Overview
The prediction has a mean pLDDT of 78. A computed fold for a 143-nucleotide RNA from Streptacidiphilus jiangxiensis, annotated as SAM riboswitch aptamer (S box leader). It matches the Rfam family "SAM riboswitch aptamer (S box leader)". Gene Ontology term of the family: regulation of gene expression. Lineage of the source: Bacteria > Bacillati > Actinomycetes > Streptomycetaceae > Streptacidiphilus.
[in-house]
RNA sequence: GAAUCAUCCAGAGGGGUGGAGGGACCGGCCCUACGAAGCCCCGGCAACUCCCCGGUGGACGUGGUGUGCGCAAUGCACGCCCCGCCGCAGGGGUCAGUGCCAACUCCGGCCUGCCGCCAACGUGGCGCGGGUAAAGAUGAGGA
Repeated sequence: GAAUCAUCCAGAGGGGUGGAGGGACCGGCCCUACGAAGCCCCGGCAACUCCCCGGUGGACGUGGUGUGCGCAAUGCACGCCCCGCCGCAGGGGUCAGUGCCAACUCCGGCCUGCCGCCAACGUGGCGCGGGUAAAGAUGAGGA
């Protein structure tokens, strides 16, 4: 950098430094000298990874056991149990890896609905909704 999957209407800020920007992009609308971004310190939120618990599924593995078939091999078939592994949903934890701490991802951007409003024959603008659209963000496991 590209792709895949999941999530995005909840939540959580002080100090120092710095000195004009910031909210990805575009349009809006905001934040900001009562001090932006960045950096540092401390604090917090959340629970993606992680850890624990019991539940549940598996045509997976080791072991144990029961029944049946074998003269037998301790063989084959089926069932049950423990443990492991993989998956699913739920509950709990927050040491660790990230992330985050104005505004729903701040709102819209694509498609679409409407006993709404305004324009006026270009079908548009506004308002209120819907969507597994786009874009973006974060995480995870891979390449």